SAM riboswitch aptamer (S box leader) from Thermomonas carbonis, 133 nucleotides, folded computationally. Of the family's consensus pairs, 94% are formed in the model. The RNAcentral record of the sequence draws on Rfam.
RNA sequence: CAUCCAUCGAGACCGGCUGAGGGACAGGCCCUUUGAAGCCGGGGCAACCUGAUGGGGUGCAGCUGCAGUGCAGUGCGCCCAUGUCGCGGUGCCAAAUCCUGCGGGGACCUGUGUGUCCACCGGAAGAUGGUUG
Numbered sequence: 001c002a003u004c005c006a007u008c009g010a011g012a013c014c015g016g017c018u019g020a021g022g023g024a025c026a027g028g029c030c031c032u033u034u035g036a037a038g039c040c041g042g043g044g045c046a047a048c049c050u051g052a053u054g055g056g057g058u059g060c061a062g063c064u065g066c067a068g069u070g071c072a073g074u075g076c077g078c079c080c081a082u083g084u085c086g087c088g089g090u091g092c093c094a095a096a097u098c099c100u101g102c103g104g105g106g107a108c109c110u111g112u113g114u115g116u117c118c119a120c121c122g123g124a125a126g127a128u129g130g131u132u133g
Stems, first nucleotide, its partner, number of pairs: 001133002004130005013042005021031003025101004043093003047090003050086005055080006062074005097125001102122003105118004109113001
């Protein structure tokens, strides 16, 4: 850099240096000299990869116990939802990915429109992680 997959309404800030921008892009709207972006130090969050462990349902076989052909325990498999803890690798710590961008759907109307509105559906773009090359 490309490919594919998953996720993106939750969560989490202080100090130092420095000094004007930043929120990917465009429009909007915001943040910012009460200090932007960046760098350094510390702190935090818990999304992905990773290890351990727990919950519910169900099937099978043996054994054990109780009791009588069932129940409970144990083992293995499958399914479901998902909790807890840990190491490390990344990531992240204004606003829903800040909103919209393309197509469709729904609602509204003296106005039928290039209209207004919508925590509606899908797509694009982007971000992060993982897979493969």